This is a predicted structure of an 85-nucleotide RNA (c-di-GMP-I-GGC riboswitch aptamer) from Aromatoleum anaerobium.

[in-house]
RNA sequence: UCUGAAAAAGGCAAACCCGUCGAAAGGCGGGGACGCAAAAUCACCGGUCUACAGGGGUCGCCCCAUGACAGCGGGAUUGCCAGGC
Numbered sequence: 001u002c003u004g005a006a007a008a009a010g011g012c013a014a015a016c017c018c019g020u021c022g023a024a025a026g027g028c029g030g031g032g033a034c035g036c037a038a039a040a041u042c043a044c045c046g047g048u049c050u051a052c053a054g055g056g057g058u059c060g061c062c063c064c065a066u067g068a069c070a071g072c073g074g075g076a077u078u079g080c081c082a083g084g085c
Base pairs, nucleotide, nucleotide: 001084002083003082004081011036012035016031017030018029019028020027021026034071040077041076042075044074045073046072047069048068049067054064055063056062057061
């Protein structure tokens, strides 16, 4: 510096359950493993989810992220193992 076919020292952990925070989406901790070679970090671009408060409208309702998702895709940054040069 390139690659991730095979392997895996070390690692992460979906659904679901329990606790907890939140209006919610969802977060965190524990159990649990569907999977993951960046399933590490960052909301920059697209996308998706939520709508308590706040703002708006055509106001029994609807729209808007400033909230959330990095395990939806792209991008940026850093790094482990193995193999090649």

Taxonomically the source falls in Aromatoleum (Bacteria, Pseudomonadota, Rhodocyclales, Rhodocyclaceae). Model confidence (mean pLDDT): 86 of 100. It matches the Rfam family "c-di-GMP-I-GGC riboswitch aptamer". Its family is annotated with cyclic-di-GMP binding in the Gene Ontology.